[in-house]
RNA sequence: GGCAGGCCACCACCUAAUCGCCCUCGGGCGAGCCGGGGAACCACGUUUGUGGGGUGAAUCCGCGCCACCGCGCGGUAGGGAUCGCUUCCGUCCCGAACCCGUCAGCUAACCCGGUCGGUGGUCACGUGGAAGGAA
Numbered sequence: 001g002g003c004a005g006g007c008c009a010c011c012a013c014c015u016a017a018u019c020g021c022c023c024u025c026g027g028g029c030g031a032g033c034c035g036g037g038g039a040a041c042c043a044c045g046u047u048u049g050u051g052g053g054g055u056g057a058a059u060c061c062g063c064g065c066c067a068c069c070g071c072g073c074g075g076u077a078g079g080g081a082u083c084g085c086u087u088c089c090g091u092c093c094c095g096a097a098c099c100c101g102u103c104a105g106c107u108a109a110c111c112c113g114g115u116c117g118g119u120g121g122u123c124a125c126g127u128g129g130a131a132g133g134a135a
Base pairs, nucleotide, nucleotide: 010121011120012119013118014117018031019030020029021028022027032115033114034113035112036111037110042105051103052100053099054098055097060075061074062073063072064071065070078094079093080092081091082090085132086131087130088129089128
């Protein structure tokens, strides 16, 4: 000097998952955001079955392996980023996982919960394009 890794701080991204106060430092209480249950009316006529339902963008299709479970490729409904406004085009990605337990349509009052987790940023260069709006 370079490379890789760890810790703290700060900035940024996905996500509802942020902020404030108290505390015996175990935790607790609020605000904001998010989710579930729950009338009338409306909807459904279907429950006893191949059960049904929920969170989430994460559904579905084809092919192959496979007894099955499942796995792999290629797509896809849908979703995120693209320098900090919005939209379009282009580009790069995701397209999972889990929960309730025979039970739930919508739903005012009312009731009950969550507020996790993951990732990037310290060599240099290059700041994708267009339109609109705002200042």